[in-house]
């Protein structure tokens, strides 16, 4: 500098809002209210786990594009936008920028 599986997908957490629900307040219809604990819902590249796939080693096997283990490390990080009913540690993004 260049390559790339630093795959995908499902659930769960940290955390995040407010549509619904509940909850509070207003005399009601209804309307506010997340500087409401909390269902529901959003949810991690740099949190956790299954599964599947990939790549590699090594065993086995007469050989396969075959099977079974076992390996895949590391990760400081903004500002601003961006969707939904809003909002984030979602998404731009293992981005920009440090190291």
């Nucleotide at each position: 500098c260049a390559u790339a599986a630093u795959g995908u997908u499902u659930c769960c957490u940290a955390g995040g809002g407010u549509u619904c629900c509940g909850c509070g307040g207003c005399a009601g219809a209804g309307c506010c209210g997340g500087a409401c604990u909390g269902g529901u819902c959003c949810g991690a590249g740099a949190g956790a786990a299954a599964a599947c796939c990939c790549g590699u080693a090594a065993a086995c096997g007469a050989a396969a594009c075959g099977u079974u283990u076992g390996c895949g490390a590391c990760a400081c990080g903004g500002a601003g936008g961006g969707a939904c009913a809003a909002a984030a540690a979602c998404c731009c993004g293992g981005g920009a920028g440090a190291u």

A computed fold for a 99-nucleotide RNA from Marinococcus halophilus, annotated as Guanidine-I riboswitch aptamer. Lineage of the source: Bacteria > Bacillati > Bacillota > Bacilli > Marinococcus. Its mean pLDDT, the model's own confidence on a scale to 100, is 80.